[in-house]
Molecule: FMN riboswitch aptamer (RFN element)
Organism: Trueperaceae bacterium
RNA sequence: GCACUCCUUCGGGGCAGGGUGCGAUUCCCGACCGGCAGUGAUCGUGGCGUGAAACGCCGCGUCAGCCUGCGAAGCCCGCCGAGCGGCGGGCCCGAACCCGUGCGAUGCGGGUGCCGACGGUAACAGUCCGGACGAGAGAAGGAGAGG
Numbered sequence: 001g002c003a004c005u006c007c008u009u010c011g012g013g014g015c016a017g018g019g020u021g022c023g024a025u026u027c028c029c030g031a032c033c034g035g036c037a038g039u040g041a042u043c044g045u046g047g048c049g050u051g052a053a054a055c056g057c058c059g060c061g062u063c064a065g066c067c068u069g070c071g072a073a074g075c076c077c078g079c080c081g082a083g084c085g086g087c088g089g090g091c092c093c094g095a096a097c098c099c100g101u102g103c104g105a106u107g108c109g110g111g112u113g114c115c116g117a118c119g120g121u122a123a124c125a126g127u128c129c130g131g132a133c134g135a136g137a138g139a140a141g142g143a144g145a146g147g
Base pairs, nucleotide, nucleotide: 004144005143006142007141008140009139010138017029018028019027031127032126033116034115035070036069037068038067043061044060045059046058047057048056049055065114066113074091075090076089077088078087079086080085096112097111098110099109100108118130119129120128
């Protein structure tokens, strides 16, 4: 360092201001938010080439809501369980263009746009309340036995 088993911890943000109305953070104007992994031409930093700059190489950190995949919600099936429930599998699973730079842009810079489960509600919810002190993609650390 690799594969296996187990344990611990961590693991989601957001309607300011205004309009209508008996009533709306749900409608309208406007505001705000962006889970996890990958990719990648981002940015920062350290070392070396080298005394310095440019440049290159190596290391570390960082870098996509709408490119790829995953998770959550919803629906269905199988197995186990007296039951609460547990385990496994399947379906479903949103949204981007233009200009610039450049060998190359889905990713960089600029501009404009778009998307967002279920149940609840004095009125239609990405943002309020609830399932949820849950679950979880995964992240970090540790232990065991073995090659």